């Protein structure tokens, strides 16, 4: 410090996710030791049991228990009992001090609660210091004793008693009150010691000490007040009646509405009151570079609470955790009458929970309470126990060791890896085990001996020095030594990318994984296992939370034209900001100093534990607040000036600026009349509609409403919406020029106010045209649409609402600055100018193009989206949703404000390359057109589908499957079915044994198989044997037309013989990419030329190859024959001229001429030529596309079968047949059929062959047989169409030949299923083929025959060959396919794309809802506990007072009563949850249904607002926008 993820790729926007750190954690697996820390985050839920606050006998009366001593009794000689408060001590009680500290918890609290800085009107026990005092009396009461009640808790009565308990009196200052005269108010004693003196022998007295009283000061602690800071919500905007202030009282320690009475009407709030929700606050902690964000465990400070609510008492201090009273809930005891209790102290229990420890030891230390002290108490504390909960440290060995052992795993079978790892050898001993030694934490206090003070005092007491003694929970712990011995000690997660680390097997969209992207559908580095590896390590992973990364809330540090985002526009309040100059002030600002900012923590420098964690000393820091001194540039305040901002007056100018009232012509429609006759209107085509009752057309007259052609413009005006005939009136603003005046009066603008297209609403008018809805007609599968005919609201006017638009420049307003060019509108100035145009400068608008700069790009660019300033508004992923709820506004429609649950990993922008378009341009092709002939109809053949079957083997399926694989299924083929057999196999290699191989015959069988018999001994040899072949045995293995063409090779089809497809370097662009390859011409062609930021190159095109066409040459046999001879015959002699054969050459290149073109490329025409513009045909198929086809041609990975999915035999099937389709043949006839006669090919085949000739047969064919391995012989006669002649005369025929019967022939082991041929007989459909569709541009189509391959036989198929031999092409509008350029795109699996809405089903969350059920809050009323305060004519009453000495007074208590008052009750309300029949929309789901709305001109351009309508997307009207 970044990375992954939207795309085919790119840039930017933007969210999601990851890597880091952290934790009071939990869970999973694992677990050696020690140190230091930490340990109920949940139920402030309920608690059994024990402990957690006592102490003082030196305050008191005393003596229940224990002990010692003395005495006594009993006796079992060491026990029991009794006596003595005399002693140590001490239960209970009175009294004092302490239980307000320490310890726990975080419920409440948004508050002066906390933090920080200040303040004045206060109190403070114990402590310190000062001053003064401590005299003299009195009356009670616990305890104890006696008696009563009660189950108990407890309680009542009587008698008696003490005090440092209580109460007077005296005295009294420095205290308090005061009207300043005066008045008031205290106390307590205890202990220790003692020389004189006194004594009732108790003491008095003196001294010391501890107390006590009054008062002052301090310290400490506490109370109160104030400034500032302190969570979220405005879908909480108004709150407040003791409320705000005053006066007078009361109350408090103390100011104060704290309380009461009276008076006034205030107080708080947009700088957020009130209300709601949440929350203890802080030092700090975690994170972060920081700023920040999150948090408030442990430790420390403060606050609050103590079962829930209320209340006071006592006290220095409480409204009191282990106190009291009352109410409530709960639990327990009970004799049912009544009582007891409060772990949020330490342990512990139940419960809750993912989850958090021992009912431990000790007061040894530190601290606290009491005490003179010893000491006692102390779950504070110190320690120990449990827990890897965290941090830190240590260990689980070290060195050597290659035969690279064994085993595991992988393998290309060679090896590699685990791996110096192990073993082995040599060492070490931390830790652990055993044994031994062994600290520090302890010093006060006490005792003794000195010394100083006090004192009369050498007692005592206090201070101080020395000596001595005691005290350790932890714990025989830390630490040290020794012994034996590698001995006691490694796991967890991960290995597709991010992210370090890879292979095999299993599984087969299953099981599973997953933080994001995503893996898994038979070769998974992603699941599970193993081997190996990587990372961390006594831990490792996962989960959860926080910060970071996230500049993803942006103060530091973001944005708003199109990505989310500028309010529709203006005016203006608060607020924010503000020209120039002088003086003053010193609030902001700067600076010095002082106080504070607790400690701990963080940081720095040291120190102590062997190091570290940890502990500890010092320092720094603590951004803040406050006091005080200074500075005065800037900002602010105050005062005074200025004129450059702003404004005003005067003079002009332009304008659809606004409002009102008039007025004009054209056009539409309607009405009336004339002329006139059959149509008009409308459309893609029609129909509805109108018209013989006279339309439309035309002429004249009239009515009425709405809108204003031309001018008209990138023009003008207005803040925006918007504004258009002409005239008048009223009226707003702008601009220009120059003078004068005011003197900062300014800019922006939350709330607020005003205006605001269209649609819509209300009332009343108006209504010509247009026109939602609606109706009809069409279109259509449907058509709630597009089209047509009608047509109502509405559109218009007046008044009142509504307040929204793609209200757009998708661009807030104001100001300043920053090169230009060219238009245009309105002014001004200068120059020029007779008529006319003009040139330059300048101000204000409005446009186009562009510098710098900016921008993701597109683009913007003085009218900024540039550079800056001021102010406002708005944004923070997509969907849910501009929805729900609440509120405000509205007559309504609805508008404004405006969420969440849930869900996705994207959504979106700009640009790029493709593909596509019912976009455009250019061009080509038998693509259309022009023609010729077909298919589709019939019969048959053949293939396919379907069906059938035991099987009808398999594959091929739009073009590009279907006379295809198959160039030929009776057996074989054959892969299928039924049945019979075999199991190292029908076939290959290896090992062993035997035998030559081989041939023939018989039996059995459906056949193979099986059984038996006979014949036969080969070749080479170093004589051992070997090679080939056969048989037998065992195993390695064979075998598979079994699967996967979506694992593959190879081959092939197709686009397409279309003209394209790319690269290097350079250049442009952030980039994907572009350029080149585009453009102008031209071509069959990316063919060539020219131009050009491109220059070159490659694969394709063309050419090179074969064949046909012309000529020459070479060579003449089996070929040929002109001339010569010869024959029946090129038969023979002869010849090689010609034909021909097959080798080699030549020829054609736009070469020549003319024209066109750009002086090019090229095109057009012509000449010559056998051939002319690639001469015809063939072979040749770029980069790629279709997961195209083929595992059944072959090869091949993996999987599967192995007495079978292999091999073999017989028979059957592939040949089935209601049907459908493709491809062919033959026809439907006279351009024909038939009979007879006659003529002309080319190219091929032939020895298991072609076969002449002769003979037989009507014929297929048969018999016999010459020739020929073929330019010789033969198939092959004769090629057929064709020509000549005869008959047939338009009909189901002398057409056509299917079907069927009979009789034959051939091949073959065998023609039944299931071959071909012949003869005779039979004689079906068919009379030119609907929609639709195919081929072909010249030796082509059409037509005619011939041959070949396959093959025993079988050809209407296929592949070739020649014969005869046309028609048409105006042309590119349209259909199909293709190429190039361009454009749009929401497509990229690329239009067979994408995608919208209803409906149906499932699930999820949410809204509404009759209700129902909780919580919280306030108000009103009722009741009213405890308690404080007040009153009291009732009852009681020791201290004090009075005197009439037993009565009264003061005061007190009880009771009663009044105010207040918790809980409770009643009634209505507000807010907020849960639940709810039913219901609404939303989201998500496998491949459901209906349509096709959007993306291309998406087939009616789309979208926005609004209204109406419709199953649904949506349609239509109206206005707007261009996205």
């Nucleotide at each position: 410090a970044g990375a992954g993820u939207u795309u085919g790729a790119u840039c930017a926007u933007g969210g999601c996710u990851c890597a880091g750190a952290u934790u009071g954690a939990a869970c999973g697996c694992u677990g050696g030791c020690g140190g230091c820390a930490g340990g109920c985050u949940u139920a402030a839920c309920a608690c059994a049991u024990g402990c957690a606050a006592g102490u003082c006998g030196a305050g008191c009366g005393g003596a229940a228990a224990c002990g010692a001593u003395g005495g006594g009794a009993g006796c079992u000689u060491g026990c029991u009992c009794c006596c003595a408060g005399g002693c140590g001590u001490c239960g209970a009680g009175c009294g004092g001090c302490g239980g307000a500290c320490g310890g726990g918890u975080g419920a409440g609290u948004a508050a002066c609660g906390c933090g920080u800085a200040g303040g004045a009107a206060u109190c403070u026990a114990c402590c310190c210091a000062g001053u003064a005092g401590u005299g003299g009396g009195g009356g009670a009461u616990a305890g104890c004793c006696c008696g009563g009640g009660g189950a108990a808790a407890c309680u009542c009565g009587g008698a008696u008693u003490a005090a440092u308990a209580c109460c007077g009196c005296a005295u009294a200052c420095g205290c308090c009150c005061u009207a300043a005269g005066g008045g008031g108010g205290a106390a307590a004693g205890g202990c220790c010691g003692g020389g004189a003196u006194c004594u009732u022998c108790g003491g008095a007295c003196c001294g010391g000490u501890c107390g006590c009283u009054a008062u002052u000061g301090g310290a400490u602690g506490a109370g109160c007040c104030u400034g500032c800071g302190u969570u979220g919500g405005a879908u909480u905007a108004g709150c407040u009646a003791g409320u705000u202030g005053g006066u007078a009282g009361g109350g408090u320690a103390a100011a104060g509405g704290c309380c009461u009475a009276c008076c006034a009407a205030g107080g708080c709030g947009a700088c957020g009151a009130u209300c709601c929700a949440u929350a203890g606050c802080u030092g700090g902690u975690c994170u972060g570079a920081g700023a920040g964000g999150a948090u408030g465990a442990u430790c420390a400070g403060c606050c609050a609470c103590a079962c829930u609510g209320g209340a006071a008492c006592u006290g220095a201090g409480a409204c009191a955790c282990g106190g009291u009273c009352c109410a409530g809930a709960c639990u327990c005891c009970u004799a049912c009458g009544g009582g007891a209790g409060g772990c949020a102290g330490c342990a512990g229990u139940g419960g809750g929970g993912a989850a958090u420890a021992u009912u431990g030891g000790a007061c040894a230390a530190u601290g606290g309470g009491c005490g003179c002290a010893a000491g006692c108490c102390u779950g504070a504390u110190c320690c120990a126990g449990c827990c890897a909960u965290g941090c830190c440290g240590c260990g689980u060995g070290u060195g050597u060791g290659a035969a690279g052992a064994a085993g595991g795993c992988c393998u290309u079978c060679g090896g590699g890896u685990u791996g110096u790892a192990a073993a082995g050898c040599a060492c070490u001993u931390u830790u652990g085990u055993u044994g031994g030694g062994g600290a520090a934490g302890a010093a006060a206090a006490g005792a003794c001996c000195g010394u100083g003070g006090u004192u009369a005092a050498u007692a005592a007491c206090c201070g101080u020095g020395g000596u001595u003694c005691a005290u350790g929970a932890c714990g025989g712990u830390a630490c040290c030594c020794a012994a034996a011995g590698a001995a006691u000690a490694a796991g967890c997660a991960c290995c597709g990318g991010c992210u370090a680390a890879c292979u095999u097997c299993g599984u087969g969209c299953c099981a599973g994984c997953a933080g994001c992207c995503g893996c898994g559908g038979u070769a998974a580095u992603a699941c599970g296992a193993a081997g190996g590896g990587u990372g961390c390590a006594a831990g490792c992973g996962u989960u959860a939370c926080u910060c970071g990364g996230a500049a993803u809330u942006a103060c530091u540090g973001g944005g708003c034209g199109u990505a989310a985002a500028g309010c529709g526009u203006g005016c203006g309040u608060a607020g924010g900001c503000g020209g120039u100059u002088u003086g003053u002030u010193a609030a902001g600002u700067c600076u010095g100093u002082c106080g504070u900012g607790a400690a701990a923590g963080c940081c720095c420098c040291g120190g102590g534990c062997u190091c570290a964690a940890c502990c500890u000393g010092g320092g720094a820091a603590u951004g803040g607040c406050g006091g005080u001194g200074g500075a005065u540039a800037c900002u602010g305040g105050c005062a005074g000036g200025c004129u450059a901002g702003a404004g005003u007056a005067c003079g002009g100018u332009a304008g659809a600026g606004g409002a009102u009232g008039g007025u004009g012509g054209a056009a539409u429609u309607c009405c009336c009349g004339g002329u006139g006759u059959a149509g008009c209107a409308g459309u893609g085509a029609a129909a509805u509609g109108c018209g013989u009752a006279g339309a439309g057309a035309u002429c004249g007259g009239g009515a009425g409403g709405a809108a204003c052609a031309u001018c008209u413009a990138u023009g003008g005006c207005g803040a925006a919406g918007g504004c258009a005939g002409c005239c008048a009136u009223c009226u707003g603003g702008a601009c220009c020029a120059g003078u004068a005046c005011u003197g900062a009066c300014g800019c922006u603008g939350a709330g607020g106010c005003a205006c605001g297209a269209a649609a819509g609403c209300g009332u009343g008018g108006g209504g010509a045209g247009c026109a939602a809805a609606c109706a009809g007609g069409a279109u259509u599968a449907g058509a709630u649409a597009c089209c047509c005919u009608g047509g109502u609201a509405g559109u218009c006017c007046a008044c009142g609402c509504c307040c929204u638009a793609a209200a757009c420049g998708a661009u807030g307003c104001g100001a300043a600055c920053u090169g230009g060019a060219c238009g245009u509108u309105g002014g001004g100035c200068u120059c020029a100018a007779u008529u006319g145009a003009g040139a330059g400068c300048u101000c204000a608008g409005u446009g186009u193009c562009g510098a710098a700069g900016c921008u993701a790009a597109c683009g913007c660019g003085u009218u900024a989206a540039g550079u800056u300033c001021g102010c406002c508004g708005c944004c923070u992923g997509g969907g849910g949703a501009g929805u729900a709820c609440g509120g405000u506004c509205g007559c309504a429609a609805g508008a404004c404000u405006g969420a969440a649950a849930c869900u996705c990993a994207a959504a979106g922008g700009a640009a790029u390359u493709g593909a596509c378009g019912g976009g455009g341009g250019c061009c080509c092709g038998c693509a259309c057109a022009a023609g010729c002939g077909g298919u589709g109809g019939a019969g048959u053949a053949u293939g396919u589908g379907g069906u059938u079957u035991a099987a009808u083997u398999c594959g091929a399926u739009g073009c590009a499957a279907c006379g295809c694989g198959a160039a030929g299924a009776a057996c074989c083929u054959u892969a299928c079915c039924a049945g019979g057999a075999c199991u190292u196999g029908a076939c290959a290699u290896c090992u062993c044994g035997a035998g030559a191989a081989c041939u023939g015959a018989a039996c059995c069988u459906a056949a193979u198989a099986g059984u038996u018999c006979a014949g036969g001994u080969g070749c080479c040899u170093u004589a051992g044997g070997g090679a080939a072949c056969u048989c037998g045995a065992a195993g390695a293995c064979a075998g598979g037309u079994g699967g996967u063409g979506c694992a593959u090779g190879g081959c092939u089809g197709u686009c397409g013989u279309c003209a394209g497809c790319u690269c290097g370097u350079g250049u442009c662009g952030u980039g994907a990419g572009a350029u080149g390859u585009u453009g102008g011409g031209u071509u069959a062609a990316g063919u060539c030329c020219c131009g050009c930021a491109a220059c070159g190159a490659g694969c394709g095109c063309a050419a090179c190859c074969c064949u046909c066409g012309u000529u020459c040459u070479u060579a003449g046999u089996u070929g040929c024959c002109a001339g010569c001879a010869u024959u029946a015959a090129g038969u023979u002699g002869g010849g090689c001229a010609c034909u021909u054969u097959a080798g080699g050459a030549a020829g054609a290149c736009u070469g020549c001429c003319g024209g066109u073109g750009a002086c090019a490329a090229a095109c057009c025409g012509g000449a010559g030529g056998a051939a002319g513009g690639u001469g015809g045909g063939g072979a040749u198929g770029a980069c790629g596309u279709c997961a195209a086809g083929u595992c059944a041609g072959c090869a091949u990975g993996c999987c599967c079968c192995u007495u079978a999915c292999g091999u073999u035999c017989u028979g059957g099937g592939c040949u089935a047949c209601a049907c459908a389709c493709g491809u062919a043949c033959u026809a439907c006839a006279a351009u024909g059929g038939u009979u007879g006669g006659g003529a002309c090919a080319a190219a091929g085949g032939g020895c298991a062959g072609c076969a002449a000739g002769c003979g037989a047969g009507c014929g297929a064919u048969c018999g016999u047989a010459a020739g020929c391995g073929a330019a010789u012989c033969u198939c092959a006669u004769c090629a057929a169409a064709c020509c000549c002649a005869g008959c047939c005369u338009c009909a189901g025929u002398u057409c056509a030949g299917a079907u069927u019967g009979c009789a034959g022939g051939c091949u073959g082991c065998a023609a039944c299923u299931c071959g071909c041929c012949u003869g005779c007989a039979u004689g079906a459909a068919g009379g030119a083929g609907g929609a639709a569709u195919c081929g072909c541009u010249a030796g082509u189509a059409a037509u005619c025959g011939c041959a070949g391959g396959u093959c025993a036989g079988c050809a209407u198929a296929c592949u070739g060959c020649g014969g005869u031999g046309a028609a048409u092409u105006c042309g590119u509008u349209c259909c199909c396919g293709g190429g190039c350029c361009u454009u749009g795109u929401a497509c990229a699996c690329a239009c067979c794309g994408c995608c919208c809405g209803u409906c149906a089903c499932a699930c999820c969350a949410u809204g509404g809802a009759a209700g129902u059920u909780g919580g919280c809050c306030a108000c009103g009323c009722c009741c009213g506990a405890a308690g404080u305060c007040g009153u009291u004519a009732c009852c009681c009453u020791a201290a004090c007072c009075g005197c009439u000495u037993g009565c009264g007074g003061a005061g007190g208590g009880g009771g009663a009563u009044g105010c207040c008052g918790a809980a409770g009750g009643c009634a209505g309300g507000g807010c907020u949850g849960g639940u709810g029949a039913c219901u609404a929309g939303g989201g998500u789901g496998a491949a459901g249904u209906c349509g096709u709305a959007a993306c291309a001109a998406g087939g009616u351009a789309g979208c926005c607002g609004u209204a109406c309508c419709g199953g649904a997307a949506g349609g239509u009207g109206u206005g707007g926008c261009u996205g």
This is a predicted structure of a 1523-nucleotide RNA (small-subunit ribosomal RNA) from Ulothrix subflaccida. The source organism's lineage runs through Eukaryota, Viridiplantae, core chlorophytes, Ulotrichales and Ulothrix.